[in-house]
């Protein structure tokens, strides 16, 4: 040059083949303890990497495009 896989909350990854973006740890608050750890509840966090396209409707399909790993040349 060419190909292919990944990119979704601060991190670690789900999202069942187009139908409401969700879990664990972190963070906050409370119960609970003399007090802390632990345990429990609840709560806060997301332009699905950035752009175009389809579609009534996209993390999910197409186009290209940035990033990181790999292969071939």
């Nucleotide at each position: 040059g060419c190909c292919g896989c990944u990119g979704u909350a601060g991190c670690u990854c789900a999202a069942c083949u187009g139908g409401c973006a969700g879990a664990g740890c972190a963070g906050u608050g409370c119960u609970u303890u003399u007090g802390u750890a632990a345990a429990g509840c609840a709560c806060c966090g997301g332009u699905u990497g950035g752009a175009g396209g389809u579609u009534c409707g996209a993390c999910u399909c197409c186009u290209g495009u940035c990033a990181g790993c790999g292969g071939c040349u």
Notes
A computed fold for a 73-nucleotide RNA from a Phycisphaerales bacterium, annotated as transfer RNA. Rfam family: tRNA. Rfam links the family to the GO term triplet codon-amino acid adaptor activity. The organism belongs to Phycisphaerales, within Bacteria. The coordinates come from a structure-prediction model, not an experiment, and the mean pLDDT is 81.